Transfer RNA from a bacterium, 82 nucleotides, folded computationally.
[in-house]
Parts: sequence; structure tokens; C1' cells
RNA sequence: GGGCGGAUGGUGGAAUUGGCAGACACGCUGGACUUAGAAUCCAGUGAGGCAACUCGUGGGGGUUCAAGUCCCCCUCCGCCCA
Repeated sequence: GGGCGGAUGGUGGAAUUGGCAGACACGCUGGACUUAGAAUCCAGUGAGGCAACUCGUGGGGGUUCAAGUCCCCCUCCGCCCA
């Protein structure tokens, strides 16, 4: 230099044909249980805001009524070729 794959909450990871982003698990917080803990069970858990609401899928742009998903450029990571 060329090719292929990847980047999503605190972590791993899903998201069908473009149609409610974060299912599920872990972690964390509160509660029940216990003398106290562990385990188990129940509830909550992206960010800001009193709320209404606004923002959020590596960064920027485009297509579309609608984009994590399609198109273009860039950054970073992995693998292969030279």
C1' cells in the first nucleotide's frame, strides 16, 4: 500500500426485511430473608432535567416519512496479502 471483519449503557452482548435502541446475562443500588454475611427471592438501573421533555449506536456527511442497519469520507482495533 491492498483486501476482509469489527466499534452499541458500567461490562459482555442482542436488535429479523430500514419501523418503539439496548432483549438476555453480569455488575451496581434499594428491599425481603439472616445474629451477621453468602446464596436465594422482589424491585430499580443509558445521560441531562423538579417535570414536561431533550439527547444518545466510534467521528462527519448523505439517502429516506423513518438509519445501529443503506451510501461516501475519516479515526481506531483485529486478521489476511504484498
The coordinates come from a structure-prediction model, not an experiment, and the mean pLDDT is 81. The sequence is in RNAcentral, with records from ENA. It matches the Rfam family "tRNA". The family's RNA type in Rfam is transfer RNA.